The RNA shown here (transfer RNA) has 71 nucleotides and comes from Singulisphaera acidiphila DSM 18658. A source record names the gene tRNA-Gly-CCC-1-1.
Order: sequence, then C1' cells, then structure tokens
RNA sequence: GCGGGAUUGAUGUAGUGGUAGCCUGAUAGCUUCCCAAGCUAUACGCGCGGGUUCGAUUCCCGCAUCCCGCU
Repeated sequence: GCGGGAUUGAUGUAGUGGUAGCCUGAUAGCUUCCCAAGCUAUACGCGCGGGUUCGAUUCCCGCAUCCCGCU
C1' cells in the first nucleotide's frame, strides 16, 4: 500500500428499515436479627461525519480505533 471483518449502557452480547432487548453490574425499595441469597422498580446505550428514505442501529460513502490476511 491492497483486501476482509468488528464497533450497540460500566461489562458481555442479540437485533436488522417502523418503540433497542437479554445477562452481569449500579442505585432504591421489600424480605432478613445481620450478612448473603431472592423479589420488584429505576437510571445509563446503537464509534464519528455525511447521503438515501415518510422513517436509519439496520442501506450507501468517508473517517477513527481494533483484529485478520496479502504484498
């Protein structure tokens, strides 16, 4: 230099044009003599910029970071 892949709460991941889900974690409450465990609720998220579209996490282009291969 070329090609391919990934990027979604604090963490690990699902989703695939029409409300973004699950696990762990955090906070609050219930329970308990206390702790742990359990139950309930709440908050926090689509890497960045542009385009297409009535509507983009999803499609297209570029950029960034990481991984793999070729040279």